[in-house]
Parts: sequence; structure tokens; C1' cells
RNA sequence: AAACCGAAAGGGCAAACUUGCUGAAAAGUAAGGACGCAAAGCUACGGGUCUAAGGGUACGUUUACUAUGAUCGCCGAGCCGCCGAA
Repeated sequence: AAACCGAAAGGGCAAACUUGCUGAAAAGUAAGGACGCAAAGCUACGGGUCUAAGGGUACGUUUACUAUGAUCGCCGAGCCGCCGAA
């Protein structure tokens, strides 16, 4: 110094829930709040999952299916990164 790894220290993020706002919804966002997290930093690229207003497909109708919506705190992949005991 690098790869793995995760002791310590300093700092960081913030689940559920509550309230406001946005949205058709999933969800996002701000404040409060901490279940957890060494990538719980970034990118929806692959898979998964959630939603279906509008559009499309099927149907005589009810309705069902469908992502172009959402999730990186579901998994994988890519990019970047703090500290340094064993």
C1' cells in the first nucleotide's frame, strides 16, 4: 500500500408509528421518532415484490391482465467511499 475483515474512536443514515404536503395508488417528501445499518452512499442494469389513475388487451357486463409508476432498508450487478485493532 492492496484485498479480505469488523475491534475501538469520531462522525453518518434512520424502520415501524404520528402529523403536514404531493400522488389514482404503490410510494415520496418535511418534522418528530429509533427497529436496525460498514455501504441503510449512488445508479432501476438483471431478477423479485408493490401499485393500475390514464392507455392497451380480453369480455356482453362486473372484472381480470398489463409499467411507462414505485421500491437500492428484497437479492444480484456496476460506480464511489470514512476509520484501522486482531